Two RNAs folded together computationally: RNase P RNA and transfer RNA, 461 nucleotides in total.
RNA sequence: GACGCCGGAUGGAUAGCCGCUCGCUCUUUCUCAAAAAGAGAGCGGGAGGAAAGUCCGGUCUCCAUAGAGCAGCGUGCCGGCUAACGGCCGGGGGGGACCUCUCAUAAGGGGUCUUUACGGAAAGUGCCACAGAAAAUAUACCGCCUUAUUCCCACCUUCGGGCAGGGGUGAGGUAAGGGUGAAAUGGUGCGGUAAAAGCGCACCGCGGACGGAGUAAUCCGGCUGGCAGGGCAAACCCCACGCGGAGCAAGACCAAAUAGGGGAGAAGGAGUGGCUCGCUCCGUUAAACUUCCGGGUAGGUUGCUCGAGCCGUGCAGUAAUGUACGGCCCAGACGAAUGGCUAUCGCCCGCAAGGGUACAAAAACCGGCUUAUAGUCCGGCGUCUGCC
RNA sequence: GGGCGCGUAGCUCAAUUGGCAGAGCAACUGACUCUUAAUCAGUAGGUUGUAGGUUCGAUUCCCACCGCGCUCA
Numbered sequence: 001g002a003c004g005c006c007g008g009a010u011g012g013a014u015a016g017c018c019g020c021u022c023g024c025u026c027u028u029u030c031u032c033a034a035a036a037a038g039a040g041a042g043c044g045g046g047a048g049g050a051a052a053g054u055c056c057g058g059u060c061u062c063c064a065u066a067g068a069g070c071a072g073c074g075u076g077c078c079g080g081c082u083a084a085c086g087g088c089c090g091g092g093g094g095g096g097a098c099c100u101c102u103c104a105u106a107a108g109g110g111g112u113c114u115u116u117a118c119g120g121a122a123a124g125u126g127c128c129a130c131a132g133a134a135a136a137u138a139u140a141c142c143g144c145c146u147u148a149u150u151c152c153c154a155c156c157u158u159c160g161g162g163c164a165g166g167g168g169u170g171a172g173g174u175a176a177g178g179g180u181g182a183a184a185u186g187g188u189g190c191g192g193u194a195a196a197a198g199c200g201c202a203c204c205g206c207g208g209a210c211g212g213a214g215u216a217a218u219c220c221g222g223c224u225g226g227c228a229g230g231g232c233a234a235a236c237c238c239c240a241c242g243c244g245g246a247g248c249a250a251g252a253c254c255a256a257a258u259a260g261g262g263g264a265g266a267a268g269g270a271g272u273g274g275c276u277c278g279c280u281c282c283g284u285u286a287a288a289c290u291u292c293c294g295g296g297u298a299g300g301u302u303g304c305u306c307g308a309g310c311c312g313u314g315c316a317g318u319a320a321u322g323u324a325c326g327g328c329c330c331a332g333a334c335g336a337a338u339g340g341c342u343a344u345c346g347c348c349c350g351c352a353a354g355g356g357u358a359c360a361a362a363a364a365c366c367g368g369c370u371u372a373u374a375g376u377c378c379g380g381c382g383u384c385u386g387c388c
Numbered sequence: 389g390g391g392c393g394c395g396u397a398g399c400u401c402a403a404u405u406g407g408c409a410g411a412g413c414a415a416c417u418g419a420c421u422c423u424u425a426a427u428c429a430g431u432a433g434g435u436u437g438u439a440g441g442u443u444c445g446a447u448u449c450c451c452a453c454c455g456c457g458c459u460c461a
Stems, first nucleotide, its partner, number of pairs: 001384010012345007020046010048359001052370002055368005060247004072243005077091005092118001093116010119238002124236002126232003141178002143174010155162002186204006205227001206225003210221004251302004261293005272286004309328008346357004389460007398413004407444001415431005437453002440450002
């Protein structure tokens, strides 16, 4: 320097004109005056790393709530951080790539980088297609070995028989080898055997209890057991832990018109409805009328943004993070503002004219995760190459 | 702000304790017919929305995205 893997940062700049929204100050209109409201001026603030998806966790608010359990959902190696988490940091085990050591192979040790949804398969249930003898209490297709019987047959023969070899059938031993499969009941080697086999031994792997190191996960050591118990829990399930429900359209306050509820009052004169009733009068009651009260809709106000806040430095810690000091105030809308035009510069494409400049935009707020993202910059590791 | 479901051939739909992805219509080819339709015989057509994981094996199980629909306040 090129390439590959991984991680981090940044996310165009300046100026002018015209607008939008919020806050503060001032002027002005309305008013006797003030407040509020309207108009105007000045100054100041005005999208993001993801504002997104809404996948987790919380703050806040209301409702519910004696305690415990069941159901349901979620999480799952260990330790730490945190308000909390399924997040983050560190460690352990497993996987991968590369380097290196043991002369070399096999195998193993060490190192660097990277990755990992990683409790339990010896509680129980279930599944493992096809192939294969057998897919989980094992079993035996070919094969290997022993033996019985029978057939063929070389050779010897004193012709009575003896004795190699081969084939078929039956009984038994075996799991070395072959073959199937994603997976086959420890692996390699030596011994052993009729042939075999942890049958015995060495090394490796595995299990058990013991000792040591570590907070722990786990690791190390010798001893011991000849080895049982294949895989799947992102199958049901078991174990441990966590979770009350709803969500800013939460919730609180003010409060029209119309309708309806309650109280009081005037008249008790006329008219209307009900009761009484076959009908009328009388009586009684209600509505209508006036006024007050409360609920509550539209609407308005609030919740609303100063907060687990941001920046810098120091300290503690491997780190996540915590803490001390100093400084700073940084959108708050709801028909939902943050825009438009021009010029110059930066970057990319193009010979030029010219074109392009990512992903995308708050909606109560905060901590994470996930996904999208042009270009630029920085760091770690590995391989190759060049130069000193 | 919450809850739930769906995506399979051109169209409409199947496929379950995970084991060879199928049916009807449509399309194409041939036969029948003077020709077409109907009918008969046959053929092709699939990254199971995308990407990743678990598993020997995924349409099916898990996770993340994309699109669509339903529902509550």
Overview: Rfam match: Bacterial RNase P class A. Its family is annotated with dimeric ribonuclease P complex, tRNA processing and ribonuclease P activity in the Gene Ontology. It is annotated as a ribozyme. The coordinates come from a structure-prediction model, not an experiment, and the mean pLDDT is 77.